[in-house]
RNA sequence: CAGCCACGGAUGCCCACUCUCAGACACAUGCGGGCAGGAGUGGGGGACCCACAGGUUCCACGCGCAGAUUGCGCUCGGGGUGAAGUCACCGACAGGUGACGGGGCACUUCCAGUCCCAACCCGACAGCUCACCUCACAGGCGUGGGAAGGAAUGACU
Repeated sequence: CAGCCACGGAUGCCCACUCUCAGACACAUGCGGGCAGGAGUGGGGGACCCACAGGUUCCACGCGCAGAUUGCGCUCGGGGUGAAGUCACCGACAGGUGACGGGGCACUUCCAGUCCCAACCCGACAGCUCACCUCACAGGCGUGGGAAGGAAUGACU
């Protein structure tokens, strides 16, 4: 000097995923961590009305176990969070390619360029929806091109 490990701090990005924090804890005695609680943000379920539905009658309303319903389990139908969809073609499958559409690239817009379109959950079932019920507050990263506009923040006085 470089590299590796641990701890602490600063500054930003994607995202709803932030702030505060008694007591107790802990020892590096500090500007510590963050359970309960508080504040805040986001999601799901859930009436009339509306939407869907031509009317009437009958039967049914996925699969397995069980004993027909109740019960337990599963996921092909359906649904939810999320930007993460649709179509076409190739492929035995897995998957791949392309188009349209959607999302990110660091104040906003335009241009150029570039990257992504996952994952998980519910469990036969759910439109909207006041009251009401209920859940989450994780995880992963490091931008700097051009033009215009003009915001925000910091320092000093």
The prediction has a mean pLDDT of 77. Predicted 3D model of a 157-nucleotide RNA (c-di-AMP riboswitch aptamer (ydaO/yuaA leader)) from Marmoricola sp. Its Rfam family is "c-di-AMP riboswitch aptamer (ydaO/yuaA leader)". Rfam's curators write: This family represents a conserved RNA structure found upstream of the ydaO and yuaA genes in Bacillus subtilis and related genes in other bacteria. The organism belongs to Marmoricola, within Bacteria.